[in-house]
Context: one part of a larger RNA
RNA sequence: GGAUGAACGCUGGCGGUAUGCCUUACACAUGCAAGUCGUACGUAAGUUUUUAACUUAAGUGGCGGACGGGUGAGUAACACGUGAGAAUCUGCCUUUAGGAGGGGGACAACAGUUGGAAACGACUGCUAAUACCCCAUAUGCUUCCGAGUGAAACAGAGUAAUCUGCCUAAAGAAGAGCUCGCGGCUGAUUAGCUAGUUGGAGAGGUAAUGGCUCACCAAGGCGACGAUCAGUAUCUGGUUUGAGAGGACGAUCAGACACACUGGAACUGAGACACGGUCCAGACUCCUACGGGAGGCAGCAGUGGGGAAUUUUCCGCAAUGGGCGAAAGGCCUGACGGAGCAAUACCGCGUGAGGGAUGAAGGCCUAGGGGUUGUAAACCUCUUUUUUCAGGGAGGAAUGUUUGACGUGUACCUGAAGAAUAAGCAUCGGCUAACUCCGUGCCAGCAGCCGCGGUAAGACGGAGGAUGCAAGUGUUAUCC
Numbered sequence: 001g002g003a004u005g006a007a008c009g010c011u012g013g014c015g016g017u018a019u020g021c022c023u024u025a026c027a028c029a030u031g032c033a034a035g036u037c038g039u040a041c042g043u044a045a046g047u048u049u050u051u052a053a054c055u056u057a058a059g060u061g062g063c064g065g066a067c068g069g070g071u072g073a074g075u076a077a078c079a080c081g082u083g084a085g086a087a088u089c090u091g092c093c094u095u096u097a098g099g100a101g102g103g104g105g106a107c108a109a110c111a112g113u114u115g116g117a118a119a120c121g122a123c124u125g126c127u128a129a130u131a132c133c134c135c136a137u138a139u140g141c142u143u144c145c146g147a148g149u150g151a152a153a154c155a156g157a158g159u160a161a162u163c164u165g166c167c168u169a170a171a172g173a174a175g176a177g178c179u180c181g182c183g184g185c186u187g188a189u190u191a192g193c194u195a196g197u198u199g200g201a202g203a204g205g206u207a208a209u210g211g212c213u214c215a216c217c218a219a220g221g222c223g224a225c226g227a228u229c230a231g232u233a234u235c236u237g238g239u240u241u242g243a244g245a246g247g248a249c250g251a252u253c254a255g256a257c258a259c260a261c262u263g264g265a266a267c268u269g270a271g272a273c274a275c276g277g278u279c280c281a282g283a284c285u286c287c288u289a290c291g292g293g294a295g296g297c298a299g300c301a302g303u304g305g306g307g308a309a310u311u312u313u314c315c316g317c318a319a320u321g322g323g324c325g326a327a328a329g330g331c332c333u334g335a336c337g338g339a340g341c342a343a344u345a346c347c348g349c350g351u352g353a354g355g356g357a358u359g360a361a362g363g364c365c366u367a368g369g370g371g372u373u374g375u376a377a378a379c380c381u382c383u384u385u386u387u388u389c390a391g392g393g394a395g396g397a398a399u400g401u402u403u404g405a406c407g408u409g410u411a412c413c414u415g416a417a418g419a420a421u422a423a424g425c426a427u428c429g430g431c432u433a434a435c436u437c438c439g440u441g442c443c444a445g446c447a448g449c450c451g452c453g454g455u456a457a458g459a460c461g462g463a464g465g466a467u468g469c470a471a472g473u474g475u476u477a478u479c480c
Stems, first nucleotide, its partner, number of pairs: 001480004006476005013349006019342002021306001026304003030301003035063003040060002043057006070259003080183006088176003093172007101135004110125006140149003155164003185231003192222003197219004202214003234256004238249004261282005284295004312339001314338003320335001321333004352382004362373004387417006396406001424469005429450003435464005445452002
């Protein structure tokens, strides 16, 4: 000198664009953050033009709750980056080919009875389906080549045409799992480590390879090219500094990983060992009729606590995107779009312009002549960026006629008023741009280093003046 997710002191006009718990992965009141489908199904209640529709509700069923959003605790690891690879899987989407034949029994809801304070149940009876089951069929799969095995919903809408859906197989797209080469921290005041350990043929398991697991056999495997142990740490694209090489860092944005009160486990499913699912254990908090129950903000706001320190319990689905749906101007969406707060950062603008000397008054200095503040002010002539008021008024909307939170009209345009509403902070001994007076008297104090201060202090405190930067400025912290 540059930089920062900064903080603190003093000061503070506006706009645009960004950014905003770096500390306790500490504990959380309250609200919201994942639903949707009646064109899958039966039922109940209600409404009406009352025999056909519509609305609402819980339930069965389907798809989605594995995305999106948060955090960085753990992890030195095939976690990440990069480049290869073979033994795999894939809902929705696209393409191609073929198919949907016959039959059956239930369970919710509901009704009745009943247990419990509640959470939540129990028994009996009835019922539908794109829910469930059996048989048949087969391009598939397995195969010892004999054979074995495996589907479906004539379901929904419509007068119909047809549309949407169902099953199987093959391919694509995109995604996921797995293996390997190389790469990126510190310590030897850690030198030996290892028994499923290293390898084998076999079996089990998995979507799939494999000690992944198991019985058996062999005795291997790693290590000064640093194993093991310990400490620290998410990784990368990048950010910052530097001429570069290099160093430091890994907020925001993007990709990957890991985690979801702590530990463990599986279920469902194409996909999870699942943040707002289930079960078990633990700590904590809450309710209780003491028998038993409920909860998980590292989602968005917000609270307490910690801290030098970090925002609103706001508006809207209008846009973009996502889920569901045949679709809707449909529903949901604290993703997202916006507004609010903060000079936190960067960028831009302004706080007036021209004229104006008797160089006014006042202040300060003085050798008392004057010098300086200083064209600065007053005063004159202008201008109106800003500001206030009034009028007009887009685009963001996807040609679709409706639809804009922002915004009771934003940006922008026009008019009016009036210099009007707007300057500070630090420094002035040298380094380092900028000097005098007064006060103080090794005191009070200053200080980044050298060093100032003990009676004429350009270094302390004040004043006048000056210098630097400027809506900021100085200090502190950290990095180059």
This is a predicted structure of a 480-nucleotide part of an RNA (small-subunit ribosomal RNA, 5' domain) from Corethron pennatum. It matches the Rfam family "Bacterial small subunit ribosomal RNA". The prediction has a mean pLDDT of 83.